[in-house]
RNA sequence: CAUAGAGUAGGCAAAACGUGUUAAGUGCUAAAAAAUGGAAUGUUGUUUUUAGACGAAAAAGAAUUUUGCAGUGUUUUGCCGCAUUCGCUACA
Numbered sequence: 001c002a003u004a005g006a007g008u009a010g011g012c013a014a015a016a017c018g019u020g021u022u023a024a025g026u027g028c029u030a031a032a033a034a035a036u037g038g039a040a041u042g043u044u045g046u047u048u049u050u051a052g053a054c055g056a057a058a059a060a061g062a063a064u065u066u067u068g069c070a071g072u073g074u075u076u077u078g079c080c081g082c083a084u085u086c087g088c089u090a091c092a
Stems, first nucleotide, its partner, number of pairs: 003090003010080009019070003028052007038086005058067003
C1' cells in the first nucleotide's frame, strides 16, 4: 500500500412486567428542534415539541379478579444494522 474485521441510532421476533379500553397510545400530514459506530460532518433513517385530519372490542364473575382487544409502553434475549473523511484491530 492492499485486504479483512469490530463498533451506532434503530428495525424484526419472542418472553416478562405494565398502560389504555370513561381512548391515551400506535399510525398519517405540516413546521421547528435534538441526538445518532472512536472523531468530525451529515439525512431520504430515529426522537421531541406545536398544530391538524382520521380512528377502535369488549366480555364474564359472589369477588375488583379474569379473559380478550390496541398496527399499545418498558426491559431482556436472538437476528439485521451508517453515508463521506479520518481513526481502531488483524495480516504481511